[in-house]
Context: one part of a larger RNA
RNA sequence: AGUAUUUGGUGGAUGCCUUGGGUCUGAAAGUCGAUGAAGGACGUGAUUACCUGCGAUAAGCUUCGUGGAGUUGGAAAUAAACUAUGAUACGGAGAUUUCCGAAUGGGGGAACCCAAUCUAGCAAACCUAGAUUGCGCUUUAAUGAAUUCAUAAUUAAAGCAGCGAGAUACGUUGCGAAUUGAAACAUCUUAGUAGCAACAGGAAAAGAAAAUAAAUAAUGAUUCCCAAAGUAGUGGCGAGCGAAAUGGGAAGAGCCCAAACCGUUUUUACGGGGUUAUAGGACAUUUUAAUUGAGUUAGAAAAUUAUAUAAUAGUAGAAAAAGUUGGAAAGCUUUGACAUAGAAGGUGAUAUCCCUGUAUAUUAAAUUAUAUAAUCUCAUAGAUGUAUCCUGAGUAAGGCGGGGCACGUGAAACCCUGUCUGAAUUUGCCAGGACCACCUGGUAAGGCUAAAUACUAAUCAGACACCGAUAGUGAACUAGUACCGUGAGGGAAAGGUGAAAAGAACCCCGAGAGGGGAGUGAAAUAGAUUCUGAAACCAUUUACUUACAAGUAGUCAAAGCACGUUAAUGUGUGAUGGCGUACAUCUUGCAGUAUGGUCCGGCGAGUUAUGUUAACAAGCAAGGUUAAGCGGAUUAAAGCGGAGCCGUAGGGAAACCGAGUCUAAAUAGGGCGUUAAGUUUGUUGACAUAGACCCGAAACCAGGUGAUCUAUCCAUGAGCAGAAUGAAACUUUGGUAACACAAAGUGGAGGUUCGAACCGUAGUACGCUAAAAAGUGCCCGGAUGACUUGUGGAUAGCGGUGAAAUUCCAAUCGAACCUGGAGAUAGCUGGUUCUCUCCGAAAUAGCUUUAGGGCUAGCGUAUAGAAUCUAAUUAAUGGGGGUAGAGCACUGAAUGUGGAAUGGCGGCACCUAGCUGUACUGACUAUAAUCAAACUCCGAAUACCAUUAAUCUUAUCUAUGCAGUCGGAACGUGGGUGAUAACGUCCGCGCUCGCGAGGGAAACAACCCAGAUCGUCAGCUAAGGUCCCAAAAUUAUGUUAAGUGAGAAAGGUUGUGAAAUUUCUUAAACAACUAGGAUGUUGGCUUAGAAGCAGCCACCAUUUAAAGAGUGCGUAAUUGCUCACUAGUCAAGAGAUCUUGCGCCAAUAAUGUAACGGGACUCAAACAUAAUACCGAAGCUGCGGGUAAACUUUUUAAGUUUACGUUAGGAGAGCGUUUUAAUUUCGCUGAAGCUAGAGGGUGACCACUAGUGGAGAAAUUAAAAGUGAGAAUGCCGGAAUGAGUAACGAUUCGAAGUGAGAAUCUUCGACGCCUAUUGGGGAAGGUUUCCUGGGCAAGGGUCGUCCACCCAGGGUUAGUCAGGGCCUAAGGAGAGGCUGAAAAGCGUAUCCGAUGGAUAAUCGGUUAAUAUUCCGAUACUUGUUAUUGGAGUGAUGGGAUUACGAAAAAAGAUAGUUUUACCACUUACUGGAUUGUGGGGUAAGCAGUCAAGAAAGUUAUAUUGGCAAAUCCGUAUAACAUUAAUUUCAAGCUGUGAUGCAUAGGGAAGAGGAGACUCAAGUACCGAAUUAAAUGACUCUCUGUUUCCAAGAAAAGUCUCUAGCGCUAAUUCAAUAACAACCUGUACCAAGAACGGACACACGUCCCCAAGAUGAGUAUUCUAAGGUGAGC
Repeated sequence: AGUAUUUGGUGGAUGCCUUGGGUCUGAAAGUCGAUGAAGGACGUGAUUACCUGCGAUAAGCUUCGUGGAGUUGGAAAUAAACUAUGAUACGGAGAUUUCCGAAUGGGGGAACCCAAUCUAGCAAACCUAGAUUGCGCUUUAAUGAAUUCAUAAUUAAAGCAGCGAGAUACGUUGCGAAUUGAAACAUCUUAGUAGCAACAGGAAAAGAAAAUAAAUAAUGAUUCCCAAAGUAGUGGCGAGCGAAAUGGGAAGAGCCCAAACCGUUUUUACGGGGUUAUAGGACAUUUUAAUUGAGUUAGAAAAUUAUAUAAUAGUAGAAAAAGUUGGAAAGCUUUGACAUAGAAGGUGAUAUCCCUGUAUAUUAAAUUAUAUAAUCUCAUAGAUGUAUCCUGAGUAAGGCGGGGCACGUGAAACCCUGUCUGAAUUUGCCAGGACCACCUGGUAAGGCUAAAUACUAAUCAGACACCGAUAGUGAACUAGUACCGUGAGGGAAAGGUGAAAAGAACCCCGAGAGGGGAGUGAAAUAGAUUCUGAAACCAUUUACUUACAAGUAGUCAAAGCACGUUAAUGUGUGAUGGCGUACAUCUUGCAGUAUGGUCCGGCGAGUUAUGUUAACAAGCAAGGUUAAGCGGAUUAAAGCGGAGCCGUAGGGAAACCGAGUCUAAAUAGGGCGUUAAGUUUGUUGACAUAGACCCGAAACCAGGUGAUCUAUCCAUGAGCAGAAUGAAACUUUGGUAACACAAAGUGGAGGUUCGAACCGUAGUACGCUAAAAAGUGCCCGGAUGACUUGUGGAUAGCGGUGAAAUUCCAAUCGAACCUGGAGAUAGCUGGUUCUCUCCGAAAUAGCUUUAGGGCUAGCGUAUAGAAUCUAAUUAAUGGGGGUAGAGCACUGAAUGUGGAAUGGCGGCACCUAGCUGUACUGACUAUAAUCAAACUCCGAAUACCAUUAAUCUUAUCUAUGCAGUCGGAACGUGGGUGAUAACGUCCGCGCUCGCGAGGGAAACAACCCAGAUCGUCAGCUAAGGUCCCAAAAUUAUGUUAAGUGAGAAAGGUUGUGAAAUUUCUUAAACAACUAGGAUGUUGGCUUAGAAGCAGCCACCAUUUAAAGAGUGCGUAAUUGCUCACUAGUCAAGAGAUCUUGCGCCAAUAAUGUAACGGGACUCAAACAUAAUACCGAAGCUGCGGGUAAACUUUUUAAGUUUACGUUAGGAGAGCGUUUUAAUUUCGCUGAAGCUAGAGGGUGACCACUAGUGGAGAAAUUAAAAGUGAGAAUGCCGGAAUGAGUAACGAUUCGAAGUGAGAAUCUUCGACGCCUAUUGGGGAAGGUUUCCUGGGCAAGGGUCGUCCACCCAGGGUUAGUCAGGGCCUAAGGAGAGGCUGAAAAGCGUAUCCGAUGGAUAAUCGGUUAAUAUUCCGAUACUUGUUAUUGGAGUGAUGGGAUUACGAAAAAAGAUAGUUUUACCACUUACUGGAUUGUGGGGUAAGCAGUCAAGAAAGUUAUAUUGGCAAAUCCGUAUAACAUUAAUUUCAAGCUGUGAUGCAUAGGGAAGAGGAGACUCAAGUACCGAAUUAAAUGACUCUCUGUUUCCAAGAAAAGUCUCUAGCGCUAAUUCAAUAACAACCUGUACCAAGAACGGACACACGUCCCCAAGAUGAGUAUUCUAAGGUGAGC
């Protein structure tokens, strides 16, 4: 370490349970709201965070009933109370009811701010209390514009059941999609659906015929149900859409105006009258007074009382004991009782008789409902006559354009109307599906109307073959909560101790947490997220095994060891051996290096409705059957209901005829019929319509939410160290007739230059499971501008914005996000869950916007039937054919030779005619030998058709239900294509795989052998094998020497075997050795030379045994060596050619032999040949079983024969799960579940025993399904692995202290770091993080005694600061108003709205934590009152002012800084000098003074302007002044404020302790100097000055003017005194930990202050003050 086992942990499945859900039924209800709703905020308790209740009368108050003993909610505990004088509790009626919200006095960022008027209180008030003050509409009254009357408008009063909410439901109306379907798409469909909007009711809508109908006739408002009917129709006549009449039911109900005529009146209106089609009414004449109804319902109106019943609390309510087991009895046993009550729940296990209840009976002070009665009130007829009048007008109708009707413009009636026309009047008019006539029906252009119908948020009562905690609502629990998002919006997880807390006193260990004892209890392995307690996973016990071993991990065999059973051919382990590449999917084909799964557990996919069709079952049968509805109701059932449907007769286009009919002139013929059982219900298969087996898009459309990011714009604010350059203009000089021009100077322009802050991001490195979902380091671009930035606002998706990149619009952009249509659609991918039995495909054809899809056929299956015989195979016989082959007779191709015309060319000749040659052409012909898919004089084998026979035995055919298949693959063979390439591609035939296991080929779908029903430690064989691995032969004869065998070609080979032919050879061959190999001659030519041997020509002759005018080497050329040839020695074979077997060379690749499977093999274990034996499979056989079929028999069974591989697929039979019914049972003496075990069954699966567990469960027969998981990158939860790995987000050390514990906390020391910041102060934002005490589980990237963590307590003080009570900008809202289907849009007055305008305080001290807020001192502002003194006052109107840009430059002053005089301390024993260190500070206000600078008028008169007026402003004129006398503004300075405060320094008391010493405390207290010079700001003077062009808010406030008001102490001014002065904010952080970035995140985030040295500088480096050392 493995297997098994033991005991635990972890975890939370399973079982059981149910407080909660789901779906319905009945009743009742169907609204609430200006008398302030729904919904909230904030409060409210003795202690109170949450829920519940309630509202400052605050878990409640009053009263009337009920009830009768305890009570102060969930929810404990303590305290304090209430209650028989009736509490708590329940019900009726009241009271109170903060603030927000329609929200309504005005405003507003909901729960806040700010008012006005009246009344009351007090002496008074700006105080307190209360009330009123919205808009709209109606009415009345008054006032009253342009404009005379009038009207609009305004004001006041009164009235309003007007406003808003909701139940995601139902209704009516307006507007109105798209996905989708049509296999595309446009009419069409989805669909008038979804959605938005308006409005209403308990229902709504519709509704009393200008209707329907058309039979021989008739019906008689509307609505709803069943049928008619998927009919008639409509329709790219596609997909689809789809009536009505009529029949059966539910319910039932009818009425009122206008007009004619009459009357009254103010001629607006009202009363009488009157209300319809067989026309009626008015009108004229005439008759009648009774009847019938109604009263919260239509039509006119009116109710009240009584009674009964019911609702909202209640009351009474029968009957059991003992024994027994047990912790407990309701169980069991025995014996009883009640029952108009045996529904149900509870009680320590299962209770009719214990409790609550149940059946039954009964009850209301108060409020409400229904019914009845009485009283009261209201309404109400008819006839005759027909001269005249009335009977709904911009209407009916028509044209054009649309819409609705089932009806898409159609022949299109009918209804509605945008537009243009436009009637009739009872002798009228409309309709009856164009239109006309006749006929029939009706009477438009006004209105009201219950019931039957639709729906269910909430209430009461009940039900369930609905769920039972991953289920059922999202929610059984503090759930629309936590959490996420700017927002619309999205949206969880989480139940169980026990009968009873009896919830563990006490002891021990430990800092604690926790644990061990003890105790409680039936049980503590029921001990606090506690029932049961599975699996993954983590430990542990015991047995066996394992350290030479190569392993889809099992299976078969098997020794040893250990144990001892559901007693069985045991159990555990497993040395060793044989065989053996998971599962699912998709595929021609996967171990595949194709896809899916980390593991375990739970959840997770062919359902339901309607219709059609088939099979089966049942009922009835020439018939079968009901639908709606009625009925009844404990839930129902029976029964009724015959409308209608199917069938019983067909044919025809139809009329029509009918066992026939149609066709035809007709006989005939032919077509379709005539033979004939259906129908209803149920179950199952399939299909259609619906989401239709489940999951999955990208998209489309509708309505909303977003400009806190970002783009652009608007308004209002802010920022930019320093340095450089030196435009215009000007000045001076020169110069010109004058200009021009030149020089110098002044000057300070610029989308100018360099360069920080700031903005950006070209490059590069790092980072890239980051420090960071875009950064860091270095470097770089712009940096007075088209610059950057804050605050507030605008623009919105069919859109905005865009210096333009498809850029940005909240980490999302070729069309945002959220919700909905919606379960869009998906010919596509994936997944699709128990068992067994039988059969078993296809990958082809045709068509297809078709090719990975589909339809029909082919092939499968099941059922039923048919055939004296079909199919198949073999044999025989008879056929047709034009392939293979062959051939050249045709058609073509093609070669040699002979002949050869014609033509060309050359020569001769040339007047013609010719002759001749030719290595030219080559018809035709002869001969020889050829080729062909589109040649054939010929021509098979097979195949095919037919007949006969045999074999086989249904394999065939027909009908019907249900399929699957249309990607195929290799191999052999005949071909096409390709390159006679491809594991290529396309056809034909075959075969296997596919869907096929077994044996062989090492391994190896498709090759060879062979088709697995099961068992067998039996036998025989196939392919293939027999040396070992490894079963079987170490058989025979040859060949090979190459390890050929055991990879390969052209080509090569004197390797070797075999066969054949031929040459030389004892007259001595071949080879070897010895010797010779000569002469003319150096042949000639050539050449510098060429002598056998550079080259050319010739290649003779002689001597010889033989010897080339030379075979090769060699030399400059010779020489030299050799060969041919000859002789000798030797002694028997030697050479050549050709055919053939087996070899050899040719022969080179990447980790490692690696091209027999390995070892190895050589007269073989290679190759060839031959013979015999053996091995060898799931084949065949033997023996024994199973299932099915057929047959037989002695028929619950047996026998015989046959069959039993299988994917897609068809058919059949079963197992199990949950629930229901009935029956039978089990259970505390122990159910379910869980664990273990060696049992049973072909299997799904089922028992039994033991343990655990502690209350339910099973069997049988039927029934119904949320009924079976291993896979869906499935969903949820838990647990592993990676892994004790990466990382811990910018680098101190020492000492002491505290503490259980210290790298990390505290203190001290040392050493670093930051210096335009890591310092100090604010805005936004955060929201208590602030301070103190305590704590250390979790958070802190380690630790922790510490903390921005946890617990408890504390903390924010304003007339002057900021905001409101003041003002206005952009913008927003918006009375009236204009516009618009609705919603709504725009906008005047006006209001809101700061980032701007206006506006009064400073210094010091103080707290643990606040201070311009408290305190001290010294100030100021506004108002009230009083007094004094003076004055007419005075707009909501007029005027002025307020009031504004950028840049540049200069001067003065100040803050600050430096140095010094001075002061203090300090050093040496003392004094002094010297040195060193430190200090050297002070406001607002008031008074005085003032640099530089700035401002320019005063008086009078006049006035067509300033919307009226004006003495004001403006304008004009005149006088004076115009040198700045004078006036105003004005930083600063001086004094005062200040005999103060502050500060360096000095420095106690007291307490504790034995003492040293410590604390108090560097506290109280005391308290010095206080000059000068230099430098000097971006601050102030300065809202100034100068220059420039782009020409630079508004209103309030202030001053002034009148309109107006005004004679009274009313108003107002000044001074003095006294008094008054509201609301909100105020803590803390403001960032390398409190903000935005998920974090204690290297990022981002507005403003102010700005020390020293260096320096131009806020650059850079170093250093103060101050901060800090980065949470391993």